[in-house]
Molecule: transfer RNA
Organism: Candidatus Cloacimonadota bacterium
RNA sequence: GCUCAUGUAGCUCAGGCGGUAGAGCGCAUCCUUGGUAAGGAUGAGGUCAACGGUUCGAGUCCGUUCAUGAGCACCA
Numbered sequence: 001g002c003u004c005a006u007g008u009a010g011c012u013c014a015g016g017c018g019g020u021a022g023a024g025c026g027c028a029u030c031c032u033u034g035g036u037a038a039g040g041a042u043g044a045g046g047u048c049a050a051c052g053g054u055u056c057g058a059g060u061c062c063g064u065u066c067a068u069g070a071g072c073a074c075c076a
Stems, first nucleotide, its partner, number of pairs: 001072007010025004019056001027043005049065005
C1' cells in the first nucleotide's frame, strides 16, 4: 500500500426483508435478615465510531474517514 471483518448501555453481545433499540452481568432503590451473602421487585443508564447521501422513515442500504483485528504485497 491492497483486501476482508468488526465498531450498539460500564463489560460481553443480540437486533430476519429499513418502521422509532434489547438481553445477560454490573449499578441504584426497595423487600427479606439482628447484620451480611443469597433470593425477589422496581428503576436508571444509548450521538448505534464520525461525517455525508438515498428514503416519508436508516443500527440496518450507499460513499468517505477513523479505530481495532486478520490476510496479502512491497522495502531493507